[in-house]
RNA sequence: AUUUUAUAAAGAAGGGUGGAGAGACGGGCUCUGUGAAACCCUGGCAACCAUGCUGCUUCAGCAACGGUGCCAAAUCCCGCCAGCCUGCCGCGAGAAGGCAGGUAUUUUGGAAAUAUAAAAU
Numbered sequence: 001a002u003u004u005u006a007u008a009a010a011g012a013a014g015g016g017u018g019g020a021g022a023g024a025c026g027g028g029c030u031c032u033g034u035g036a037a038a039c040c041c042u043g044g045c046a047a048c049c050a051u052g053c054u055g056c057u058u059c060a061g062c063a064a065c066g067g068u069g070c071c072a073a074a075u076c077c078c079g080c081c082a083g084c085c086u087g088c089c090g091c092g093a094g095a096a097g098g099c100a101g102g103u104a105u106u107u108u109g110g111a112a113a114u115a116u117a118a119a120a121u
Stems, first nucleotide, its partner, number of pairs: 001121008013042005021031003025079004043071003048067002051063005075113001080110003083103007
């Protein structure tokens, strides 16, 4: 770097250096000199791998020293397809159908992309 699998609406601080940006990308919308990114120290969250214990032992639960990771906002929202809702067209009326918009304060569903872990190449 690539592939596969699993997870992603929960959770988590303070200080120092720094000095203008950051939230992957695009569009929004937010955070930020009451100091952004990055780096360091301490602290914490979590339970992917490993470890220990228990059990109903293809698995589940508890612990948390180790290996990662993480500590603004749902992966901040949307971005593709469908469903649903609203309006318009259509129609004698209605339906089928078409066009446009919405779907953060309630998890509509499935993808894609992204992130993390483990394994393999």
Predicted 3D model of a 121-nucleotide RNA (SAM riboswitch aptamer (S box leader)) from a Bacteroidota bacterium. Its mean pLDDT, the model's own confidence on a scale to 100, is 84. The sequence was found by an Rfam model in a public genome assembly. Rfam family: SAM riboswitch aptamer (S box leader). Rfam's curators write: The SAM riboswitch is found upstream of a number of genes which code for proteins involved in methionine or cysteine biosynthesis in Gram-positive bacteria. The model forms 94% of the base pairs in the Rfam consensus. NCBI's taxonomy places the organism under Bacteria, Pseudomonadati, Bacteroidota.